[in-house]
């Protein structure tokens, strides 16, 4: 690095919107608003004789990402190559 397996957290929210379903209600998808998560990534910070510089995380921030079945993603762990 690749393959397989395991793998948390967060909406039972709102809408006068668009598409779809059979006209309406309804269903699903998208969009908008508000709320929320932190374990892709990213950013920030400590002490270690004194000063300075540098440096870390599963800590903090939430830009990105993610949360309204599932799926997908997923740090990290195990096994194999």
């Nucleotide at each position: 690095u690749c393959g397989c397996a395991g793998g948390a957290g967060a909406g039972a929210g709102a809408g006068u919107g668009g598409c779809u379903u059979a006209u309406a209600a309804u269903u699903g998808c998208c969009c908008u608003c508000c709320g929320c998560c932190g374990a892709a990534g990213g950013c920030g910070c400590a002490a270690a004789c004194u000063c300075c510089c540098a440096u870390a995380a599963a800590c903090g921030c939430u830009c990105a990402g993610g949360c309204c079945c599932c799926c997908a993603a997923g740090a990290c762990u195990g096994c194999g190559a």
Notes:
The RNA shown here (Glycine riboswitch aptamer) has 81 nucleotides and comes from uncultured Oceanisphaera sp. The model forms 83% of the base pairs in the Rfam consensus. Taxonomically the source falls in Oceanisphaera (Bacteria, Pseudomonadati, Gammaproteobacteria, Aeromonadales). RNAcentral holds the sequence, with entries from MGnify. Model confidence (mean pLDDT): 79 of 100.